[in-house]
Annotation:
Model confidence (mean pLDDT): 82 of 100. The RNA shown here (small-subunit ribosomal RNA) has 1501 nucleotides and comes from an uncultured Pseudomonadota bacterium. The sequence is in RNAcentral, with records from ENA, Greengenes and SILVA.
RNA sequence: GAGAGUUUGAUCCUGGCUCAGAACGAACGCUGGCGGCGUGCCUAACACAUGCAAGUCGAGCGAGAAAGGGGACUUCGGUCCCUGAGUAGAGCGGCGCACGGGUGAGUAACACGUGAGUAACGUGCCUUGGGAUGGGGGAUAACCACUCGAAAGGGUGGCUAAUACCGCAUGAUACGGUCUUGACGCAGGUCGAGAACGUCAAAGCCUUCGGGUGUCCCAAGAUCGGCUCGCGGACCAUUAGGUAGUUGGUGGGGUAAUGGCCUACCAAGCCCGAGAUGGUUAGCUGGUCUGAGAGGACGAUCAGCCACACUGGGACUGAGACACGGCCCAGACUCCUACGGGAGGCAGCAGUGGGGAAUCUUGCGCAAUGGGCGGAAGCCUGACGCAGCAACGCCGCGUGUGUGAAGAAGGCCUUCGGGUCGUAAAGCACUGUCGAAGGGGAAGAAUACCCGAGCAUUCGGGAACGACGGUACCCUUCAAGAAAGCACCGGCUAACUCCGUGCCAGCAGCCGCGGUAAUACGGAGGGUGCAAGCGUUGUUCGGAAUCAUUGGGCGUAAAGCGCACGCAGGCGGUCUGGAAAGUCCGACGUGAAAUCCCAGGGCUCAACCCUGGAACUGCGUUGGAAACUAUCAGACUUGAGUAUGGGAGAGGUUCGUGGAAUUCCAGGUGUAGGGGUGAAAUCCGUAGAUAUCGAGAGGAACCCCGGUGGCGAAAAGCGACGAACUGGGCCCAAGAUGGACGAUGAAGCGCGAAAGCGUGGGGAAGCAAACAGGGAUUAGAUACCCUGGUAGUCCACGCCGUAACGAUGUUCAAUAGUUGCUGCCUUAAUUGAGAGGCAGUGACGCAGCUAACGCAGUAAGUGAACCGCCUGGGGAGUACGGGCGGCAAGGCUAAAACUCAAAGGAAUUGACGGGGGCCCGCACAAGCGGUGGAGCAUGUGGUUUAAUUCGAAGCAACGCGAAGAACCUUACCUGGGUUUGACAUCCUGCGAAGGGAGGGUAAUGCCUCCUGUGCCCUUCGGGGAACGCAGUGACAGGUGCUGCAUGGCUGUCGUCAGCUCGUGUCGUGAGAUGUUCGGUUAAGUCCGGUAACGAGCGCAACCCUUGUCCUUAGUUGCUACCAGGUUAUGCUGGGCACUCUAAGGAGACUGCCGAUGUGAAAUCGGAGGAAGGUGGGGAUGACGUCAAGUCCUCAUGGCCCUUAUACCCAGGGCUACACACGUGCUACAAUGGCCGGUACAAAGGGCAGAUAAGCCGCGAGGUGGAGCCAAUCCCAAAAAGCCGGCCUCAGUUCGGAUUGCAGUCUGCAACUCGACUGCAUGAAGGCGGAAUCGCUAGUAAUCGUGGGUCAGCAUACCACGGUGAAUACGUUCCCGGGCCUUGUACACACCGCCCGUCACACCAUGGAAGUCGUUUGCUCCAGAAGUCGGUGACCCAACCUAUGAGGGAGCCGCCGAAGGAGUGAAUGGUGACUGGGGUGAAGUCGUAACAAGGUAGCCGU
Repeated sequence: GAGAGUUUGAUCCUGGCUCAGAACGAACGCUGGCGGCGUGCCUAACACAUGCAAGUCGAGCGAGAAAGGGGACUUCGGUCCCUGAGUAGAGCGGCGCACGGGUGAGUAACACGUGAGUAACGUGCCUUGGGAUGGGGGAUAACCACUCGAAAGGGUGGCUAAUACCGCAUGAUACGGUCUUGACGCAGGUCGAGAACGUCAAAGCCUUCGGGUGUCCCAAGAUCGGCUCGCGGACCAUUAGGUAGUUGGUGGGGUAAUGGCCUACCAAGCCCGAGAUGGUUAGCUGGUCUGAGAGGACGAUCAGCCACACUGGGACUGAGACACGGCCCAGACUCCUACGGGAGGCAGCAGUGGGGAAUCUUGCGCAAUGGGCGGAAGCCUGACGCAGCAACGCCGCGUGUGUGAAGAAGGCCUUCGGGUCGUAAAGCACUGUCGAAGGGGAAGAAUACCCGAGCAUUCGGGAACGACGGUACCCUUCAAGAAAGCACCGGCUAACUCCGUGCCAGCAGCCGCGGUAAUACGGAGGGUGCAAGCGUUGUUCGGAAUCAUUGGGCGUAAAGCGCACGCAGGCGGUCUGGAAAGUCCGACGUGAAAUCCCAGGGCUCAACCCUGGAACUGCGUUGGAAACUAUCAGACUUGAGUAUGGGAGAGGUUCGUGGAAUUCCAGGUGUAGGGGUGAAAUCCGUAGAUAUCGAGAGGAACCCCGGUGGCGAAAAGCGACGAACUGGGCCCAAGAUGGACGAUGAAGCGCGAAAGCGUGGGGAAGCAAACAGGGAUUAGAUACCCUGGUAGUCCACGCCGUAACGAUGUUCAAUAGUUGCUGCCUUAAUUGAGAGGCAGUGACGCAGCUAACGCAGUAAGUGAACCGCCUGGGGAGUACGGGCGGCAAGGCUAAAACUCAAAGGAAUUGACGGGGGCCCGCACAAGCGGUGGAGCAUGUGGUUUAAUUCGAAGCAACGCGAAGAACCUUACCUGGGUUUGACAUCCUGCGAAGGGAGGGUAAUGCCUCCUGUGCCCUUCGGGGAACGCAGUGACAGGUGCUGCAUGGCUGUCGUCAGCUCGUGUCGUGAGAUGUUCGGUUAAGUCCGGUAACGAGCGCAACCCUUGUCCUUAGUUGCUACCAGGUUAUGCUGGGCACUCUAAGGAGACUGCCGAUGUGAAAUCGGAGGAAGGUGGGGAUGACGUCAAGUCCUCAUGGCCCUUAUACCCAGGGCUACACACGUGCUACAAUGGCCGGUACAAAGGGCAGAUAAGCCGCGAGGUGGAGCCAAUCCCAAAAAGCCGGCCUCAGUUCGGAUUGCAGUCUGCAACUCGACUGCAUGAAGGCGGAAUCGCUAGUAAUCGUGGGUCAGCAUACCACGGUGAAUACGUUCCCGGGCCUUGUACACACCGCCCGUCACACCAUGGAAGUCGUUUGCUCCAGAAGUCGGUGACCCAACCUAUGAGGGAGCCGCCGAAGGAGUGAAUGGUGACUGGGGUGAAGUCGUAACAAGGUAGCCGU
C1' cells in the first nucleotide's frame, strides 16, 4: 500500500482494454466580483522596422568650441573683449567591454554529475611581506593645409603631449639553466644547501604639504580558470568488425601547461560481444511531477555547469575570447547607391510580420540590491526594482445575516387526494467584507556625503535622496444596493421524473443506449458535485504485480531451443593458515544555495517570505573486525573420473545366408467367367483368364515370439538368421588409483523422421502424389470408392535441417506408502518361493502443489545452480534487411502501419450428434377401417369485388372463434341522416310517464293532433323522485392500433415422470450430492445399496360414473303372490319380494398359497371371488417451453378519432368462382338395394313449449285440441336385426348430383340467400397414384336416437345406447419421449456455429521501370581570410659613427572554409502497374472445421 467495469447461459483462471486519483509554462467551450503571490513563444536557432540594452576616467595627455548674455569700437557690413567654459563634442591614453542578459541549434562527449589529481599549469582588479620608482630619447593622433569618393571611408604634407612608445643605469639569497651535495616520494620527480654564470623594471598625478594615490620587480595568499583520471546516467545488433596520426617510441616544434596537440623517423600496434564502429534521439545537473516505497516520466520559471550568437572558417587584442551588441574572409538574405561601391545581424528589453491550438507593454525608475569606471561628486546599467496585460496557476475574501407558513403566486409532477421547488421568495429587523465618495497616511533609507576623533577594520554627530504611490493601511458617510456559474444524474459513480423523437436525429471513457411507454438522444422540472470557476482535449506518473530488484511466469492459457558436445561467463565439496578486494563498524573531508521535511518567526490568515535544524540514502580518505564470498598457500576424500573381472540387450557399421507372401515368366490340369463395390462399371478373360500343381526370376519387407519388454551420451531411432569390427551404460568388490579434475552453458560445433534436391548413378516386386483415363457417386465431384499408373519409396555418395510431444530444459539434494515388470548382486537351500541392496521401466496413492484438469521419489511438491523463452487477439512467423548452408525448394533472425475488445485455458449446466447403452408410447410391426380418385357439404388459400368485415398459420390454423350470416346479428360496402349523442353522472328550463291517430320518407330520424294525469312531502304557494323533451359544458362513444406494454383464460410438449427445496456434505466457484448405482414398476412406483437425511409440487390414492351384494325408502316406478276387470295392456285394489329409482354401506388389499428373487421390493402361476394386480371410463395437467393464441368475450396501460374511426336507417356484402388444400357426408353395390311384416334401447328435451287421439293431404304439412311445468303427458317411429318377396352383376331396381315444374313451413320479408315435400330429370362414380390417418375390447367397424344453438335452417358439434370383430412374433428400423454416459469451437443452443475464393466500397501497407530530396564516406580539382615557415634586392623614427642589428610590406610554401567533379552508402517523398492484408446489416459459389461434422483431425514436406 483500497479498487471497479468488460470475454461466459453461469463459473474459476489467464489476459488485454477502460475508469475513478494527482499533476501541468497548457489550449479550447461556457461563465466571470475583488485582492495577494507567482507564471507567461513548449511551434520557425524563422525574418526583423523603430527606440533603448557598456561605458567611464580632465586627479594620465594635448587641444578646445557654439548659441545665449554683457561691454567697447564701427565705414553699420561687422570686429574685438568678458561671460558661457576649460563646458559640449571629438582625439591620444587607462580600465571595462571575456561580467551581467538571451537561447538550447549542436553535442552520447571528460559535455554534465560526483570524487580525486595537477610532482604538468595560469590568474587583471583585491590582500600580505620585501625592495624600488634614477637618467634620457624619438615619434604620433587630435589640429591645420591640400586632395579622392555619391556615401561609407580614405590619401599626402605639416605641428604637438602623455601614466602612449623606446634605449641606458641599478636590482637581490629570491628569476633561469649548469655543476656539487643532502633529504623525501610508488614514480615522472620534489624540497634544501653551496658555487660560478646569465637575463628582465618603473610613471606619474593630486594635495589642505601632514600626506594620498598610482607605477615596477620578487615572494605569498585569496579568487577565478586550464588540463588529467575513477565512477555514473539514452535507444537500435534488422549497425560486428573499426582504425594510418591510427597505437607506441625517439628527436624536434608548439602551449600557461601534460599529451600525436603538430612534425620527421622507427616499430605494428590500438579499440571491440562487459558492445567497438555506425545510425537515431538528446544540452547535463540541483531538482520537478507521480508513487507506500523501489521506481517511472520530465529537465519551464529559480540555481550550478556546458554550448551557441545569421551559416561556415580564421586569427588579432588581452590576465582572460578565438569574443551576442569586436575584426578578417566566404556564403545566403535584407537595405542604401550617383552602379563605381558600401551597410547589416533582437537566441538582450519592449515591439512587428510569420508559423501555430497557444504565450504579455514599443511603460516608469536607477529610490533599493548588484555591476563597470572614477580619489570623489557622479555617470552608465531593458541586470534589477516596480507598474501594465492574461482566472495561466496557487492562496484568501465576497455575492449577505436573522426572522418569516397564507406552506402565496408561478413552474413541474400527480394515484387528482396531493407532492415538490420551499423559509426559498415577498414582508419585517439588521450588518457593511467588497464597492463608491471624503479625510488621514506609511515601512521599504542608511553603512552615501559632510564634520570631529583615531595608526586602522572603525567610533560619535549632522544630513540630501522614493520609481512604486497619495499605493498598502486607518477613519467617516452612503447603500443589500453592482457581484454565480459550469458539468453531471443507465452501471462503474454522488444524483429521477415528465414531454418530444422513433435504429431517425443523436449520445458514448469502457460496457453500451435509440426500431412508440428511452432515468443513456433533445428540452423541462427536480437533484448531485465543484465553485469564480466548471467542463473538454492533450501529456506524465499512478492504479498496472501489465517487464515483476522489492514483485510474475513457461504440462493444457503467451512461453523449454528437436537433441547433445563445449570456449567464455555466472555458480561450486571438506579442513587449516595468510592477506583484507567484496562485507561490517568508527572517524574525517565532501555531498553549493534554493527545493522537500521539522521547529520558530514576518505579511490580519493563507499562498508567499525569513531564520535555524534535520536530511541529501552518494563519493573519497583513514583506523579497525575477519564469520561468509572471492584470492594466495598447504592438506583431505565423500563429488567427478580411471583400471581389473562376470552378467542382459531390435546399440552402431560392414559382409553373407534364409523362409513365407505379392508380382512376373514358361509349362501342366481345367472352363466361363474373374475382379471389384453400398450397388456397379471401367478392367482381365474362349488368343483360355480366375482357380489349382510343381519349377523358375527378381525386388522389397522380415509373420508368430512381441510384452505400458529391451537397447541407444541424448534426440531422431533400432525387430529374420550368422559372422567380423566396434561404442556405451547398469550391478558387484579385500578394495585399488588419483585428488574437486565438477554442474550448467551465450557464441560455436556436431547429430537430426518423413518429404524434397543432385549424380547424363544403380535398382524397381509391391505400394503409390501427379496424371491419365478412366469408371462410379453427385445438383456439381478437378474428392472420398474402383481399375490403372510415373516420380518417389530401396541402394551408394553428397545436400536439405524441418515435424520432432511427457506439448514438462539440464544437474544435484532431501521428502509417506502399496504394487507389477526388466537387469545385476547379497543372504538362504543359486531349478522355485522368501528377506534385502542398486539401476531402469510402469500402475495407484498421502502430504504438498495446481485456475482446474491433474502431478505426486521418473514431481507439475520442497530447495540450490545455470541456460533458453513469454508479455492481449489479428496483421504475421509475414514484409523489408542481413547472414547461412543452400542447386533449388526454402530455413534462421524478425518488424510496422492498420484493426478489434476481446482472443484464450480448465471445469459446470444444458442443448445437440448421420456417438453409445437401457426403456416407453397405435411409434413401427401384425391387423381392421378410412383419407388421397367421384359428387356434394363445410372451412381455408388465391382471385374477384363498392364490400366480399376481422382473427386463427407446421404438429398445436383450415365442420377453428361461429352452440347455427335472408333483415337483425354485422364489426364490411353504397346511399340517406344525427352531433352532449343509442348508453352513464352532474346542472338549468318545460312537461308525469305513457298511449292513440294522421302527414312525410326507401326507412329511421322528422312534423301535427288527440288522450292522460299517477307516487312522496306540503305552511296548499309549492317542492321532490322516476321518466320524457329542449339547452349548456364537463363528458359519452370507438369490434380503431399495439396479445411484442398487460390481467384473465386457453392450446402444446404431456397424464410424459418428471421439477425442486431445507439442512448436511463435497468443490475456490458455477455447481454437485440427494435425483446416480443394482433390481422393479404404468410411474422419481417400491426395495436394497449409498454423504446424505428429510420435505414440497407432480405419480398414486381420496372425487364422479360403471360392474356385485347388502341396508333404508316405495310414487309417477315394479308386479312374484292375492283379488277385480279388459279384445288387449300394472288397467284397478292390495303388495314392495324382484327390476328400477337414489341415499347409505360392504367389497379388492398382491390380503392367501406356491415358485423365482437379495429371507427385499416385486414378478409369474394358483385358489377364492361379480370383479385381481391401476377392474373399465371420467374429472384431475408439476417446474416450465413456444415474446404460442386471444386488446373482436371480458378487464386494462399507452397511442389515435371526436359534425367522426361515434350513432341511426335502407339496400347490398360476409353465400362471389378459372383454381389449390384441409375436414366431412353419400356412394361406387348382393355381408347389397327395394317392398311388406315384425322385435329390442339408452340418454335427453318440453309452457312465447313439446304436442296425443281423431280428421284432411301421395307428402312436407294442415286441422284438432285430450293430457303434461313431467319416473305420470308429449317429442317417440329406434335403426341395424329377424321373417318373407323381388332384383342377378348391369352405370343397374347401384348411386343420387344437377335441373325443370308444383308445393309446404318458419318469418315483416325466402330474388340475391332457408329448410322440407311431390312429380320428373338421373351427372360423376365400378374401391381410388405418390403419399397418408384412426384404432388394442364392449375398442375398431357399423346402426340408429337425443340435445344445445335456433323464428326457420346440421353431412358440424356434444351426448346416448344397439350389433360387435381382427391382430400384437417382436423392438432392427421411422416418429415422439424418459434415464445414464460420451464428444462439442453450439448457449437465439444443429433451422447452431463457421471457412475460403469471387464481386463492391473504403483504409493502411509491401514490391516496382524510375524520379525528386536530405544526410554522409572516399578520391580528386580549386583555394578566400589567416596563423606558421621561407624569402625579403622594396620600406622603416628610437639602439648604433657609416654600415649593421631589429621590424615591416610584398612574394613563395604547408594547412585550409565555401565551391566544383566523380563514385559509393544510408534515409525519406512520389510512381504506371502489381502483391497480399484489414474493415464493411442483409451479394455469389460451394461446405473445409466444430458431433465419428457425415473421408477422425492435426503437424512437416